[in-house]
């Protein structure tokens, strides 16, 4: 010098969770009368088929009453720096079939935040995804310099410690 590993660290509107409050979801859903209109439309599922039970039940208006999840924002708080997110597959995933929600485990991407543009999720102009491009911004390498490239399995620091000069 350097392979492998091990420790401890840095990027900043970092990155994920938890919790207390707060807006909205909203006068929505549901529930109680009341008036029409239909006739099995209802229920036993998160959604679709199908089957078997099952009853007074559906649809709409009009009035009283009235949440609630997932997502925001804030204040602390925990665990972090592939933090973390996404995409493919198989397998699991609610009586019977199909599927979706979410889980393990492989693989592949993507250093970060941001901003616009398109797309999807969403009640939503919030806000998250995934893309494309712009400029920042951290880190090595290369260039005399402007500048140009590369990816986090990476950079920086320290110790063991193989091989090498």
């Nucleotide at each position: 010098u350097u392979a492998u590993g091990a420790u401890a660290g840095a990027g900043g509107c970092g990155c994920a969770g938890g919790u207390g409050c707060u807006a909205a979801g909203a006068g929505u859903a549901g529930c109680g009368c009341c008036g029409u209109c239909c006739g099995a439309c209802g229920g036993u599922u998160u959604c679709g088929c199908a089957g078997a039970c099952u009853a007074u039940g559906g649809g709409c208006g009009g009035u009283g009453u009235g949440a609630a999840a997932g997502g925001a924002g804030u204040a602390g708080c925990u665990g972090c720096c592939g933090a973390a997110g996404a995409g493919u597959g198989c397998g699991c995933g609610a009586g019977g079939c199909g599927a979706a929600a979410g889980c393990u485990c492989a693989c592949u991407c993507u250093g970060g935040g941001a901003g616009u543009g398109c797309g999807g999720a969403g009640a939503a102009u919030a806000u998250c995804c995934g893309u494309a491009c712009u400029a920042c911004u951290g880190u090595c390498g290369c260039u005399g310099a402007c500048g140009c490239g590369g990816a986090g399995a990476g950079c920086u620091a320290u110790g063991c410690g193989g091989a090498g000069a």
Source information: Predicted 3D model of a 165-nucleotide RNA (Lysine riboswitch aptamer) from a bovine gut metagenome. The prediction has a mean pLDDT of 80. Its Rfam family is "Lysine riboswitch aptamer". Rfam links the family to the GO term lysine biosynthetic process.